[in-house]
RNA sequence: AGAGUUUGAUCCUGGCUCAGAAUGAACGCUGGCGGCAGGCCUAACACAUGCAAGUCGAACGGAGUUAUAUUGUAGCUUGCUAUGGUAUAACUUAGUGGCAGACGGGUGAGUAAUGUAUAGGAAUCUACCUAGUAGUACGGAAUAAUUGUUGGAAACGACAACUAAUACCGUAUACGCCCUACGGGGGAAAAAUUUAUUGCUAUUAGAUGAGCCUAUAUUAGAUUAGCUAGUUGGUGGAGUAAUAGCCUACCAAGGCAAUGAUCUAUAGCUGAUCUGAGAGGAUGAUCAGCCACACUGGAACUGAGAUACGGUCCAGACUCCUACGGGAGGCAGCAGUGGGGAAUAUUGCACAAUGGGCGCAAGCCUGAUGCAGCCAUGCCGCGUGUAUGAAGAAGGCCUUCGGGUUGUAAAGUACUUUCAGCGGGGAGGAAGGUGUUGAGGUUAAUAACCUCAGCAAUUGACGUUACCCGCAGAAGAAGCACCGGCUAACUCCGUGCCAGCAGCCGCGGUAAUACGGAGAGGGCUAGCGUUAUUCGGAAUUAUUGGGCGUAAAGGGCGCGUAGGCUGGUUAAUAAGUUAAAAGUGAAAUCCCGAGGCUUAACCUUGGAAUUGCUUUUAAAACUAUUAAUCUAGAGAUUGAAAGAGGAUAGAGGAAUUCCUGAUGUAGAGGUAAAAUUCGUAAAUAUUAGGAGGAACACCAGUGGCGAAGGCGUCUAUCUGGUUCAAAUCUGACGCUGAAGCGCGAAGGCGUGGGGAGCAAACAGGAUUAGAUACCCUGGUAGUCCACGCCGUAAACGAUGUCGACUUGGAGGUUGUUCCCUUGAGGAGUGGCUUCCGGAGCUAACGCGUUAAGUCGACCGCCUGGGGAGUACGGCCGCAAGGUUAAAACUCAAAUGAAUUGACGGGGGCCCGCACAAGCGGUGGAGCAUGUGGUUUAAUUCGAUGCAACGCGAAGAACCUUACCUACUCUUGACAUCCAGAGAACUUUCCAGAGAUGGAUUGGUGCCUUCGGGAACUCUGAGACAGGUGCUGCAUGGCUGUCGUCAGCUCGUGUUGUGAAAUGUUGGGUUAAGUCCCGCAACGAGCGCAACCCUCAUCCUUAGUUGCCAUCAGGUAAUGCUGAGUACUUUAAGGAAACUGCCAGUGAUAAGCUGGAGGAAGGUGGGGAUGAUGUCAAGUCAUCAUGGCCCUUAUGGAGUGGGCUACACACGUGCUACAAUGGUGGCUACAAUGGGCUGCAAAGUCGCGAGGCUAAGCCAAUCCCUUAAAAGCCAUCUCAGUUCGAAUUGUACUCUGCAACUCGAGUACAUGAAGUUGGAAUCGCUAGUAAUCGUGGAUCAGCAUGCCACGGUGAAUACGUUCUCGGGUCUUGUACACACUGCCCGUCACGCCAUGGGAAUUGGUUUCACUCGAAGCUAAUGGCCUAACCGCAAGGAAGGAGUUAUUUAAAGUGGGAUCAGUGACUGGGGUGAAGUCGUAACAAGGUAGCAGUAGGGGAAUCUGCAGCUG
Repeated sequence: AGAGUUUGAUCCUGGCUCAGAAUGAACGCUGGCGGCAGGCCUAACACAUGCAAGUCGAACGGAGUUAUAUUGUAGCUUGCUAUGGUAUAACUUAGUGGCAGACGGGUGAGUAAUGUAUAGGAAUCUACCUAGUAGUACGGAAUAAUUGUUGGAAACGACAACUAAUACCGUAUACGCCCUACGGGGGAAAAAUUUAUUGCUAUUAGAUGAGCCUAUAUUAGAUUAGCUAGUUGGUGGAGUAAUAGCCUACCAAGGCAAUGAUCUAUAGCUGAUCUGAGAGGAUGAUCAGCCACACUGGAACUGAGAUACGGUCCAGACUCCUACGGGAGGCAGCAGUGGGGAAUAUUGCACAAUGGGCGCAAGCCUGAUGCAGCCAUGCCGCGUGUAUGAAGAAGGCCUUCGGGUUGUAAAGUACUUUCAGCGGGGAGGAAGGUGUUGAGGUUAAUAACCUCAGCAAUUGACGUUACCCGCAGAAGAAGCACCGGCUAACUCCGUGCCAGCAGCCGCGGUAAUACGGAGAGGGCUAGCGUUAUUCGGAAUUAUUGGGCGUAAAGGGCGCGUAGGCUGGUUAAUAAGUUAAAAGUGAAAUCCCGAGGCUUAACCUUGGAAUUGCUUUUAAAACUAUUAAUCUAGAGAUUGAAAGAGGAUAGAGGAAUUCCUGAUGUAGAGGUAAAAUUCGUAAAUAUUAGGAGGAACACCAGUGGCGAAGGCGUCUAUCUGGUUCAAAUCUGACGCUGAAGCGCGAAGGCGUGGGGAGCAAACAGGAUUAGAUACCCUGGUAGUCCACGCCGUAAACGAUGUCGACUUGGAGGUUGUUCCCUUGAGGAGUGGCUUCCGGAGCUAACGCGUUAAGUCGACCGCCUGGGGAGUACGGCCGCAAGGUUAAAACUCAAAUGAAUUGACGGGGGCCCGCACAAGCGGUGGAGCAUGUGGUUUAAUUCGAUGCAACGCGAAGAACCUUACCUACUCUUGACAUCCAGAGAACUUUCCAGAGAUGGAUUGGUGCCUUCGGGAACUCUGAGACAGGUGCUGCAUGGCUGUCGUCAGCUCGUGUUGUGAAAUGUUGGGUUAAGUCCCGCAACGAGCGCAACCCUCAUCCUUAGUUGCCAUCAGGUAAUGCUGAGUACUUUAAGGAAACUGCCAGUGAUAAGCUGGAGGAAGGUGGGGAUGAUGUCAAGUCAUCAUGGCCCUUAUGGAGUGGGCUACACACGUGCUACAAUGGUGGCUACAAUGGGCUGCAAAGUCGCGAGGCUAAGCCAAUCCCUUAAAAGCCAUCUCAGUUCGAAUUGUACUCUGCAACUCGAGUACAUGAAGUUGGAAUCGCUAGUAAUCGUGGAUCAGCAUGCCACGGUGAAUACGUUCUCGGGUCUUGUACACACUGCCCGUCACGCCAUGGGAAUUGGUUUCACUCGAAGCUAAUGGCCUAACCGCAAGGAAGGAGUUAUUUAAAGUGGGAUCAGUGACUGGGGUGAAGUCGUAACAAGGUAGCAGUAGGGGAAUCUGCAGCUG
């Protein structure tokens, strides 16, 4: 410090997720030792048991025990025992009394301020402690204990009698103290004792502690906006330690609040802790300060202090005891129990230390505290060994089978012994206190007391302490998660969208580095992972430190209140500001230094820091305040200017419609085409007149005006704003602007008018699968006016208002100055406005002096997408609805700009038998053939739009053959290896469908170094063979297709943040990215073209089997023969064509058009040749091959059957439907090929297929081999025919082992359908289509198919509007699996959360009323009473009781609010491949969107005025 994730890729915006640190943690696996810390976060739930607050006999009277002394009595053993009294001493302690139980310890329920933090303040108290001053006198009455009687189960009492005090009371005294009306008045004490101290009383100070007040700070919600009657203040009084409405009477009507009152929810606050660079954010365990609470609620008493955790009283809930009459209790003290929970420890030891209470002290008490126990809960430290050791052992894993790796790791050898174990030794924490001796102080004193010093015996829970030494032996001590990317670390096996993983992206559908296991590896380590939470990363709430044209985001516009901000100069002040000083900011923590534990954690100590607050002093620049002044901002006066600025009234012409008259006749209207509609009752058209309403053509313009909405004929009146010019005046009067007020298109609402045209709704006609639409004919609200509501729009420049500054160019509009106002002139200077563009900015697009640049002031708004601008609540509205405005849940994206493609029922250009122009077909018939389907035991398999379907198959009767039936073999039909045997091979017979089995005959081979070897056959064992079994989506190779289309790329350079672009685009041209020109490009490669083959012309060479012109010979005839090689031809090599020449055109280019010559002319015709890539295209059944599967079978052999089936559908063909023909007869002209298991002449037989016989030919020699159409003659005469040939019958032929299933052919007979074929669709541009025959491969036989060959031989092309396909440029895009794309809504089903909801349950809270405990206060007739007064009566004073105020709890009723449940219901979200349509994205097929209104199953449609996204 960043990273992953939106896309085909890119940049941005933006969310989600990860890596870090931390924790009072929990869970999983694992676990050696020690140190230091920590340990109920949940039920402030309930608690058994024990302990946690006592102490003082030096306050008091008693009581008890013991000892000593003394004195009685009794027993007797005369000095012992027992039992009394008295005195003393020691010990114990129930009670009275004193002090302490207000500290210490726990918890965080309540509390948003009666709290806390910081800084201040004045009207207070303070036991014990310290210091000072003055005192401590004289009296009195009780009471507990105790005793007796007595109640009760108990707890606990009642009555009577006795007694003490440092318990209680009175009097005296009063420097100082308190009150006062300034005259005066009032108030104290306690003693103990060894006489010296301690105590007590009053008072003054201090210290400590506490109470009160003020300021500032202190969570969230405005969907909580008004709250408050003791409320705010005053006066008098009451009350308190003290101020105060704290309380009360009267008076006044105040007080708080947008700087957030009140209400609601949540919460103890702080020092600090965690995190962070910091600012911040989160937290408030342990430690420390404060507060609050003590079963829940209320109350006081005592006291210095409490409204009291281990005190009291009352009410309530709960628990326990009970003799049912009554009682007892309060662990949020320490342990512990139950419960709750994911989860948190021992019913331990000790007061040795520190501290506290009491005490003179010893001492006692102390679950405070010190220690120990449990727990890896955290932090820190140590160990589990060290060195050496290659045969690189064994085993594991992987493997290309060679090896690699685990791995110096182990074993082995040599050492060491921390920790743990055993044994031994052994600090410090201990200071004091006691006893004793001495000295000093005090004192009258040697006593006592105090201080110091010496000596003595002692005080340790921890503790078997820390630490040290010895002993033995590598001995007792390693796990956890991870290994696709982020993120360090990879292979095998298993599994097969299953099981599973997952923090995000995502992995798994048969080769998973992502699941599970194993091995290897990287990481941390007595721990490691997971989960939860916080901060960080997140600049993702932005003060530091973000944004708002299009990503989320500028309010529709103005006026304006509060607020915020605000011009120049001078002076004063000193609130802000700055500086200095002082106080405070507790300690601990953090940081730095030093020190102590062997180190560290930890601890001790010093410093710094604590960024804050307060006070004082100083400064006076800036902000502020006050005063004065100025004119640059702002405004006013005067004079001009332009304008659809606004309101009202009046006027005008054109047009539509309607009415009336006239002319005139059959149509009009409307549409893509129609129809509904109007019209012979006279329409439309033409013309004249009239009525009425609405809107204002041309001018008209990125022209004008207005704040926006908006404003357009003319005139008048009233009126707002703006600008310019020159002076004068005011003197900061300004800017912005929550709340508020006003304006605010269209649509809509209310009332009343008006209504020509247009036109939601509605009706009809069309279109359509449907058409609730688009189109047409009608048509009502509405549109118009007046008045009143509504308050929203894509109310947009998607750009808030105001001000300042910053290069330019060209315009428009409106003022004005100057120049010769010569002119439609020139030069300036203002306002408004449009376009281009520089710097700069921006993610880019773009903006660019009218900023989206650089700054300032103020306001509004945003924080992932959806849910949702929705629900609930409030406010507004007559309603429609508007405004304010969430959450649950869900996703990992959603979005912006730009890029490359693809696509478009977008555009431009161009091409192609693509259309058009033609010719001939298919689709209809019959048959052939292939496919689908069906059937079957099997009908083997593959190919499926173009690019499968006469395709693989260039030929299924058996074989082929892969399929089926039954039979049969198991090292196998085939290959290699081993052992044994045998030549191999062969004849015949039997069984069988055959394979096969049995029997049988003949036969002993080849090479040899004589050992044997090679080939073949049989038997046996196993390694293995075998598979047309699966996967073409694991593959190679081969092939199809776009497409013989003109494209596809690269290097360097340049542009852009980048994807990418440029080049390759543009202007011409071409069949062509072919060529030329231009150009930030320059070059290059694969394609195009050419080079290759063939055909067309000529030449050269060579002539046999070819040829025959000339010469000769011969025949009935023929190159038949000699001779020849001219020609034809054959097959080798050359020539020839290049826009080369001419003219025109074109940019003088490339080229194009025409012409000449030429056999051929603009690639001469044809072929081969197929770029980068696309289709997971086809093929595992040609072959090869990974993986998987079968192994007496999915392998092998044979027989028979099937692939040939047949209601049907489709493709490709053949033959036809006839006269351009059929039939019969005669007659002419080819080329390519093939031939020995072959082609076969001639002859002969047969009607024929063919048979018999047989010459020739291994082929320019012989044969196949008569070419046919054409031509000539004859006939048929338009018919289902002399067309057509299917089908069927009979008889034959050929091939073959065999033609039944299931071949081809022949003859005779039979003679279906069919009379030119619906929608639709195919081929072809010249030697082509059409038509005619011929040959070949395969092949025993079988072709209408396929591949070749020649014969005859056309028509048409204006042209590119349309269809299809392609190329290129451009444009739009929400597509990128790329339009067979994407995608919207209803409906149906499942699940989830949520709104409404009759009602119902519970909580909180408020108001009113009823009732009202205890207690305080007040009053008090009557009753009771020791202290004081009084001779007495009685008084004073007090008590119980009663009454009153107040009041907890309880009750009743009415509200408010929150939460739960809820029949039914609304929409929302999400789900596998459901249904209906196709709304949006392209001109998305009616451009879309938003506002509003109406309609409709649904997306949506239509009207109106807007926007361009």
A computed fold for a 1509-nucleotide RNA from Aeromachus stigmata shanda, annotated as small-subunit ribosomal RNA. The coordinates come from a structure-prediction model, not an experiment, and the mean pLDDT is 85. Its Rfam family is "Bacterial small subunit ribosomal RNA". Lineage of the source: Eukaryota > Metazoa > Protostomia > Heteroneura > Aeromachus stigmata. The sequence is in RNAcentral, with records from SILVA.